RNA sequence: GCCGACGUAGCUCAGCGGUAGAGCGGUGCACUCGUAAUGCACAGGUCGUGGGUUCGAAUCCCACCGUCGGCUCCA
Numbered sequence: 001g002c003c004g005a006c007g008u009a010g011c012u013c014a015g016c017g018g019u020a021g022a023g024c025g026g027u028g029c030a031c032u033c034g035u036a037a038u039g040c041a042c043a044g045g046u047c048g049u050g051g052g053u054u055c056g057a058a059u060c061c062c063a064c065c066g067u068c069g070g071c072u073c074c075a
Base pairs, nucleotide, nucleotide: 001071002070003069004068005067006066007065010024011023012022013021018055026042027041028040029039030038048064049063050062051061052060
C1' cells in the first nucleotide's frame, strides 16, 4: 500500500428499511429471623464520526476514524 470482518446499554450480543431489545450487571420493592436464590418494577443508548439515498436509515451508498485478520515488501 491492497483486501476482508467488526464498531448497538457498564459487559457479552441480537435486531439487516417502519419510532432499539435480550442475558448478565445496577437501583427499588416483595419474599426471608437475616443473607443468598427467586419474582416484579425501574433506570441506563445522539446505534464509531460526517455526508448521501428514502415519506422513513442501526439497517442501503460514500468518505473518514478505530479494532482484528489476510496479502504485498514493489516504487